[in-house]
């Protein structure tokens, strides 16, 4: 200097405040249990991404037939996991000088379709300039009709490469040798695939993030899931009532005294509101044991937010970090000058749980640690 992998996410302390549990204490209903308090005391109290809502699961409720169509995903092999599109090894392809990194990495001889511009031609293919040969004139020139894919031109891509033999020129027509495809055989490897070797026709463009074909997964919809309690109001049953006055209001009770058509009770539904669901979980942390590793296995030990307009915060004061300026002072130096000290400003990210929980993406001031690789 380069790479990969990991971990922190400013600290302490006063002070004032919040949210939520436990026990106190005070109140109120009731009769040993609810609710409620502004009070007092103790525990906790956001994050790597809590973010985006991309992919998996876990719960819930609905459907259902271990089936099928449509749809959608995923795509190299062998692990891991509760799944996964994550994740570890590994093979192949591509970049680096290495350490490393990248990969939407199944099938384009099942079929079908697409290839801009340029170019004669874009796929079982083509004659534009050239070579060649014959003919129209005797000749150069030109024209015409054939042959020719060697050489030139175009293009991202022109139906193998190189010599040669062979022809009017030519050409895998033919041959050596390379590359590449297809088929068998031998050895390795659980596989992908590696290294060999024989035969084959003699050569096969790309494009599947184009339809499509294989092969595997996937029922839907989500905490606003999903149950409870349940004022009011509207249904319904009874019941007691309307001048024989139900109920209401004055009131500790009776009387009395206003009022004057509905009230009282259950039911089932369930809106407003309330509570569960809600957070001890695939949970963290430290050893040991397998395992290249992701990962799993055991012992020990910890308990760590649960708001519902939604708390986790604010001041100061001391220290750390990082930028910048700077007197005197030190250190080094010949000098410019660099580096520490004291001081003085300013900065300290990206962003904040809402049902948990695995993972991707993406965003972030700074620092710390480890590991290999180049170089001196």
């Nucleotide at each position: 200097g380069g790479u990969u992998g990991g971990c922190c996410a400013g600290g302490c302390a006063a002070u004032c405040g919040c949210g939520u549990c436990a026990g106190g204490c005070c109140g109120g209903c009731a009769c040993u249990g609810c609710c409620g308090g502004a009070c007092c005391u103790g525990g906790c109290g956001a994050g790597g991404a809590a973010a985006g809502u991309c992919c998996g699961g876990g719960c819930u409720c609905c459907g259902c037939a271990c089936g099928g169509c449509a749809g959608g995903g995923u795509g190299g092999u062998g692990g891991g996991u509760a799944a996964c599109g994550c994740c570890c090894a590994c093979u192949c392809g591509g970049g680096g000088a290495a350490a490393c990194c990248c990969g939407c990495a199944g099938g384009c001889c099942a079929g079908u379709g697409c290839c801009a511009c340029a170019g004669a031609g874009a796929a079982g293919a083509g004659a534009c300039c050239g070579c060649c040969c014959g003919c129209g004139u005797u000749u150069u020139u030109c024209g015409c009709g054939g042959g020719u894919a060697a050489g030139g031109g175009u293009g991202a891509a022109a139906c193998g490469g190189u010599g040669g033999u062979g022809u009017a020129a030519g050409a895998g027509a033919c041959c050596a040798c390379c590359a590449g495809u297809g088929u068998c055989c031998c050895g390795g490897g659980u596989g992908a695939c590696c290294g060999g070797g024989a035969c084959a026709g003699c050569u096969a463009g790309g494009u599947a993030a184009a339809c499509c074909c294989c092969a595997c997964c996937c029922g839907g919809a989500g905490c606003a899931a999903g149950g409870c309690c349940a004022u009011a109001c509207a249904g319904g049953a009874u019941g007691c009532g309307u001048u024989u006055g139900a109920g209401g209001g004055c009131u500790g009770c009776c009387c009395g005294c206003c009022u004057g058509a509905g009230u009282a009770u259950c039911c089932g539904g369930g809106u407003a509101g309330g509570c569960c669901g809600c957070u001890a979980g695939a949970g963290g942390g430290u050893g040991c044991c397998g395992g290249c590793a992701a990962c799993g296995g055991u012992a020990c030990u910890c308990c760590c937010a649960g708001a519902u307009g939604g708390a986790u915060g604010a001041u100061u004061g001391c220290c750390a970090c990082c930028u910048g300026c700077u007197u005197c002072g030190c250190u080094g130096g010949a000098a410019a000058c660099a580096g520490c000290c004291c001081g003085c400003a300013g900065g300290c990210a990206c962003a904040a749980a809402a049902c948990c929980c695995g993972g991707c993406u993406u965003a972030u001031c700074g620092g710390c640690c480890a590991g290999c690789c180049c170089g001196u």

Bacterial RNase P class A from uncultured Arthrobacter sp., 376 nucleotides, folded computationally. RNAcentral holds the sequence, with entries from MGnify. Its mean pLDDT, the model's own confidence on a scale to 100, is 78. Taxonomically the source falls in Arthrobacter (Bacteria, Bacillati, Micrococcales, Micrococcaceae).